This is a predicted structure of a 78-nucleotide RNA (c-di-GMP-I riboswitch aptamer) from Desulfuromonas soudanensis. It matches the Rfam family "c-di-GMP-I riboswitch aptamer". From the family's description: GEMM was predicted in a large-scale screen for bacterial structured RNA regulatory elements. RNAcentral holds the sequence, with entries from ENA, Rfam and Ribocentre. The coordinates come from a structure-prediction model, not an experiment, and the mean pLDDT is 89.
RNA sequence: CCGCCGAAAAGGCAAAGCCGGAGCGAUCCGGCGACGCAAUGCAACAGGUCCGUUUCGGCGGACGGCUGAGCUGUCGAA
Numbered sequence: 001c002c003g004c005c006g007a008a009a010a011g012g013c014a015a016a017g018c019c020g021g022a023g024c025g026a027u028c029c030g031g032c033g034a035c036g037c038a039a040u041g042c043a044a045c046a047g048g049u050c051c052g053u054u055u056c057g058g059c060g061g062a063c064g065g066c067u068g069a070g071c072u073g074u075c076g077a078a
Base pairs, nucleotide, nucleotide: 005076006075012037013036017032018031019030020029021028022027035065041071042070045068046067047066048063049062050061051060052059053058
């Protein structure tokens, strides 16, 4: 220095809920708020779930805090 790994420390993110806004909807954005998270950072490739639509062949969309794989990253005990 790199990899594995995850003690400690410094920090980081932010579930549900509430308020406001956008959307047909799933859901998303901002504020408050913290259930949790060592990638709960990025990204929709593959599954999966959800939404809209359908001539039921399909088409379009959402979810990364559902899973897998991918990219990047903080710290450094055993």